[in-house]
RNA sequence: CCCCGCAUAGCUCAAUGGUGGAGCGCACGGCUGUAGCCCGUGAGGUUGCCGGUUCAAAUCCGGCUGCGGGGA
Numbered sequence: 001c002c003c004c005g006c007a008u009a010g011c012u013c014a015a016u017g018g019u020g021g022a023g024c025g026c027a028c029g030g031c032u033g034u035a036g037c038c039c040g041u042g043a044g045g046u047u048g049c050c051g052g053u054u055c056a057a058a059u060c061c062g063g064c065u066g067c068g069g070g071g072a
Base pairs, nucleotide, nucleotide: 001071002070003069004068005067006066007065010024011023012022013021018055026042027041028040029039030038048064049063050062051061052060
C1' cells in the first nucleotide's frame, strides 16, 4: 500500500427496511436466622463517527476511525 471481516446495554451476543431484545452482571422485592441458590420487578442504548438513499435505516450505499485476519 491492497483485500476481507467486525463495531448494538457494564460484559458476551441477537434483531426480515417498520416499537432495539436475551443471557450474565447491577438495583429493589419475595424466600431465608443472615448470606447464597431460586422466583419476581426495574434501571441501563444519541446502535463507533460524518454523509447519502428511503415515507421510514442498527439494517442498504459512500467516506472516516478503531480492532482482527490475509496479501504484497
Molecule: transfer RNA
Organism: Candidatus Pacearchaeota archaeon